[in-house]
Molecule: FMN riboswitch aptamer (RFN element)
Organism: Planomicrobium okeanokoites
C1' cells in the first nucleotide's frame, strides 16, 4: 500500500416579496435549493524544472440511493383442505399435532420502474471551462393542483471517515 471480516461515527438543501381568491408557502409573476461514487482542458496550494503530488470542481454526462412495483427464500398472523391423535358406546362437534393451499404483514436477496441541455465562444480536442438562454425534481396528505409545507421518517440509504483482526 492492497484485500477480507467485524465494529464505531457521520451520511439532503430550499417559499422571501407580490397577485387572484372564501380558501393557495400547492395556481400566476419574481425568488430559492441541488444526495452519493466516477469522469473532468478549470481553479488553488506544495514540490520543483519535469511535468509530479494534494485539495476543491457536473442537479441535466456515466452509474447509483430513498419512494413504488414484481419475484424468491425465511419468519409471524388469519382462513381453508387432507391426514393423525385425544374425547366418545359410536358418529358428529370440539381440542391438539403434521402436511398442503390462499390472503395479509415483516426481514433479506435479486430484478424492474424512475427526471432534465441546448446554444455561442475559446481550443488540436468541450457531456464537465467561459458567456447566454432553457429545463428537471418519488409517494401520501391538504379549505385549490407542492422540488421548497405536513407525514411515513428518532426510519432507510448510495456512500464517507476511523478503529481492530487476519492475509498478501
Nucleotide at each position: 500500500u492492497g484485500a477480507a471480516u467485524u465494529c464505531u461515527u457521520c451520511g439532503g438543501g430550499g417559499c422571501g416579496g407580490g397577485g387572484u381568491g372564501a380558501a393557495a408557502u400547492u395556481c400566476c409573476c419574481c425568488a430559492c435549493c441541488g444526495g452519493c461514487g466516477g469522469u473532468g482542458a478549470g481553479c488553488a496550494g506544495c514540490g520543483c524544472c519535469c511535468u509530479g503530488c494534494u485539495g476543491c470542481a457536473a442537479g441535466u454526462c456515466c452509474g447509483u440511493g430513498a419512494c413504488c412495483c414484481g419475484u424468491a427464500u425465511c419468519c409471524g398472523c388469519a382462513g381453508g383442505a387432507a391426514g393423525g391423535c385425544a374425547c366418545c358406546a359410536a358418529u358428529g362437534c370440539u381440542g391438539c399435532c403434521u402436511u398442503c393451499c390462499u390472503g395479509c404483514g415483516g426481514a433479506u436477496g435479486c430484478g424492474g420502474u424512475g427526471g432534465a441541455g441546448c446554444u455561442g465562444g475559446u481550443g488540436a480536442g468541450a457531456a464537465u471551462c467561459c458567456g447566454g438562454c432553457a429545463c428537471c425534481g418519488a409517494c401520501a396528505g391538504u379549505u385549490a393542483a407542492a422540488g421548497u409545507c405536513u407525514g411515513g421518517a428518532u426510519g432507510g440509504g448510495a456512500g464517507a471517515a476511523g478503529a481492530a483482526u487476519u492475509c498478501a